[in-house]
RNA sequence: GGGCAUGUAGCUUAUUGGUAAAAGCAGUUACCUUAUAAGUAACAGAUCCAGGUUCGAUUCCUGGCAUGCCCA
Numbered sequence: 001g002g003g004c005a006u007g008u009a010g011c012u013u014a015u016u017g018g019u020a021a022a023a024g025c026a027g028u029u030a031c032c033u034u035a036u037a038a039g040u041a042a043c044a045g046a047u048c049c050a051g052g053u054u055c056g057a058u059u060c061c062u063g064g065c066a067u068g069c070c071c072a
Base pairs, nucleotide, nucleotide: 001071002070003069004068005067006066007065010025011024012023013022018055027043028042029041030040031039048064049063050062051061052060
């Protein structure tokens, strides 16, 4: 330098273009317990960036950025 893939919550993953983005673990609060743990309930938390297509985009297209792999 060229090609391919990936980018969603603190972490690991879902979400075939349809309005309110879901789950597990982790976090906070409350209940329970003599106390801790476990358990129960509730809460908070995210679509890499910019444009385009569309009535509507996390999803499709283009460019950029980051990461990984391959080639040179």
Predicted 3D model of a 72-nucleotide RNA (transfer RNA) from a bacterium. The sequence is in RNAcentral, with records from ENA. It matches the Rfam family "tRNA". Rfam's curators write: Transfer RNA (tRNA) molecules are approximately 80 nucleotides in length. Its mean pLDDT, the model's own confidence on a scale to 100, is 82.